Context: one part of a larger RNA
Formats: sequence, C1' cells, structure tokens
RNA sequence: UUGGGCGUAAAGGGUGCGUAGGUGGCGGUGUAAGUCUAACGUGAAAUCUCGGGGCUCAACCUCGAAAUUGCGUCGGAUACUGCAUCGCUAGAGGAUUGUAGAGGAGAGUGGAAUUCAUGGUGUAGCAGUGAAAUGCGUAGAUAUCAUGAGGAAGACCAGUUGCGAAGGCGACUCUCUGGGCAACUCCUGACACUGAGGCACGGAGGCUAGGGGAGCAAGCGGGAUUAGAUACCCCGGUAGUCCUAGCAGUAAACGGUGCACGUUUGGUGUGGGUGGGUUCAGACCCCAUCCGUGCCGGAGCUAACGCGUUAAACGUGCCGCCUGGGAAGUACGGUCGCAAGAUUAAAACUC
Repeated sequence: UUGGGCGUAAAGGGUGCGUAGGUGGCGGUGUAAGUCUAACGUGAAAUCUCGGGGCUCAACCUCGAAAUUGCGUCGGAUACUGCAUCGCUAGAGGAUUGUAGAGGAGAGUGGAAUUCAUGGUGUAGCAGUGAAAUGCGUAGAUAUCAUGAGGAAGACCAGUUGCGAAGGCGACUCUCUGGGCAACUCCUGACACUGAGGCACGGAGGCUAGGGGAGCAAGCGGGAUUAGAUACCCCGGUAGUCCUAGCAGUAAACGGUGCACGUUUGGUGUGGGUGGGUUCAGACCCCAUCCGUGCCGGAGCUAACGCGUUAAACGUGCCGCCUGGGAAGUACGGUCGCAAGAUUAAAACUC
C1' cells in the first nucleotide's frame, strides 16, 4: 500500500461559523462529458502464453498464432452520474401566534456572614491541636451591644431541573440581545449536509498596564511532628483570587463516544408545548402527540465490560485521527507569543 479500525486496547480535532473541495430530494425535456457498445487505425522487435519445427534430449534457437487489458477516429445506446433548462414540495428556510429557561452584555438595588474601625458593658484569658507550641491579650483581648467602612460570594428555593456550540451559567430589578420548542398551515422552491485551510469563542493557572483587596491563600517566615520533614497539622502571610483593557490558547476541555440524515420491539420517571377526555369549573387525573433529559431492558452489536430509538444496532455523506513499547509529544527547523510557553513534529539508539 491493500485492508482494518478510533467508549475502556493506538486512535474523535476543546467548541462553533464557514471558504475551497467532496456529497446531495421528486418529475419532464435536451445534450451525450463520464458510462456501455459496433467498426476501423494503431498498440516496433525481443520477452511471456499456446501450437509446430531444428540441434541425439533439454536448456537454447526458430516459425506461426494469441496476447499487448491501452490510445485515437467515427457511428450508435441513454438506465445511472454530470451539464443546460422547465416544473414540484416530502429536505431546508421564512412569516404568524404562543411558550419555558442559572443563555449573553450593561446598569442599578437589597439582605445574611467574615474582617476591620470607633464607642459602650465587662475581666483574664482567647485561639489552636492527637497533644502542644508559635500567635493574640491587663497598652483591656475573647465574649456581648451599637454605629460605620469595605470587598467578595450568592444559604434556603435546588431537582441525575433548566439554558448554552463548547468553555460554562444560580440574590433581585431594569435596558439591550442570541438561540430553542410547539401549533397553524400561509410563503420561497433544493436555497441542503460536511468542511482541508481560515476566522471566532475557549475553565483554572499564567503574563502586561491601571484600579481594588474583606475572606481565602502558592511562594515565604515561624511553631510542631519526625531519624530527617524542603510535607501532611498549627500560627502568620505576599503574589493571586475581584474589576477594566489587552495577551496567552491549554485541561481527565470527558459521554474518555465528530457532525448530519434515514430505518429498527418496549417499559417507567421527569422538564417544555399542543390537542382531546374527565369535570360545575379545574391548576389534579387520564389519553394522544412533538421536543428535551434520566433509568431499565428486547433484537442486534461487542474481546468482554457494556451499548441498546439520546446506539456502541442497521445504512449513507463529509471531516479529524491511529498503525508495537521506550526514546518523545522530546530535539532540530518553521509559525505564534512580552515571557512562560503553545503548535507543527522526527531520528539515532534500545527492547
């Protein structure tokens, strides 16, 4: 390479938007590029294959045929693909009416708690631990009451609940704003799917500048423990954690499961909608249906575990990735970055 794979054995890109490309619904007409086919031309010789002949045989030599799977010219076929054109509505999108939501951004408001400050009451302890000590306290701590300051986080509600592409999102109010779902059939008429590059977003930690700093707390100091203790425990405490503007671009960025579409027995919860039944009216309950989110399981799949209409079943399209372990996600080079580093990515050698 052929082929086989990617939940856990190596392997799904962190996520989306989208360019090129690849792929693409139903019907009519045309064309005949792909496709199929007739004929003709060409496809050197040698070699190979088959048949015959010559060296006593064979190797070898030689004659004939076949083959030369190809290319070209011209004629024909039109199912499928392409191209052109005319239509359609089942894909896709739009309109209308509703609807749930911690979806996003900005501004404002409020309460509990910690800490600190000031004042009152009050006196000898407090704090901490396995036990202690460092630490705080007669310059009045801890406790308690009042007032004030400031920052951060949002108890209960809270739910394998909701929303978001993922990261993620949780007090309340207002403003701006994205997406989803359902019903109805009104409109457009294939406008679609995927997506190399590209662009955007992207937890925590980190970086730059300016703010902010209550609590917590890397590094650091001290006390313990210990043979030692660069730790676990304790007392402090700085970056940081927070905000604004940039950079960085990585995670067990996980469902360890790429996206889209179609098909394939069920049961039972739960969130959102619609229709119907029940009912005096129902918010309850029952039935049907669509979308989401869980559990259990059938066929089937799987090495097993398990998955099982939210597939890891059966198929199609497109992308990414894997190919023994180590060396190594390293070196070198390139690109990006202020740096830290990120990304792309080997080999010698070794088993």

Overview: Predicted 3D model of a 351-nucleotide part of an RNA (small-subunit ribosomal RNA, central domain) from a metagenome. It matches the Rfam family "Bacterial small subunit ribosomal RNA". The prediction has a mean pLDDT of 88. The full RNA is in RNAcentral, with records from SILVA.